[in-house]
């Protein structure tokens, strides 16, 4: 000095997932538990307008997560794999742009929901990165 590992303060992303307040266990603290509140998110649910009955091969919802092909199964696709796509994110103060690097899931309702005002019903998780921040162009910020 360089290459690999494990960790992880600050610090960063995906996502709606965040911020106070009160009481209760406790001698106190930490922590724990039950509330409530602002914020943010999401679902029912009028006149209008849309649409026009029924469909079991039902229908719907939350999320970017659709949709096509080819291959295997043999009973045959709501299944596996591959190889694309609809969309979606990240490149470290911010947009935009080129480059570049990823995702393309999986739950949940119960036969039932078009929008949708009053109104009313729920969430506020879980996940990961990590001493390294790719160029222009613009707008700022902090420092001197």
């Nucleotide at each position: 000095u360089g290459c690999g590992c494990c960790g992880a303060c600050u610090u960063g992303c995906c996502g709606a997932a965040u911020c106070c307040c009160u009481g209760g266990c406790u001698c106190g603290g930490u922590g724990c538990c039950a509330g409530g509140g602002g914020a943010c998110c999401g679902g029912g649910g009028a006149c209008c307008c849309a649409g026009a009955a029924g469909g079991u091969u039902g229908g719907g919802g939350c999320g970017a997560a659709u949709c096509u092909c080819g291959u295997g199964c043999g009973u045959a696709g709501c299944c596996a794999c591959g190889a694309g796509u609809a969309g979606c994110g990240c490149u470290g103060u911010c947009g935009u742009u080129u480059a570049g690097c990823g995702c393309g899931a999986g739950c949940c309702c119960g036969u039932c929901a078009g929008c949708u005002a009053a109104c009313u019903c729920g969430g506020u998780a879980g996940g990961c990165a990590g001493c390294g921040a790719a160029g222009a162009c613009g707008a700022g910020g902090c420092g001197g």
Description:
The prediction has a mean pLDDT of 76. The RNA shown here (c-di-AMP riboswitch aptamer (ydaO/yuaA leader)) has 144 nucleotides and comes from a Solirubrobacterales bacterium. Lineage of the source: Bacteria > Bacillati > Actinomycetota > Thermoleophilia > Solirubrobacterales. Its Rfam family is "c-di-AMP riboswitch aptamer (ydaO/yuaA leader)". Rfam links the family to the GO terms regulation of gene expression and cyclic-di-AMP binding. The sequence was found by an Rfam model in a public genome assembly.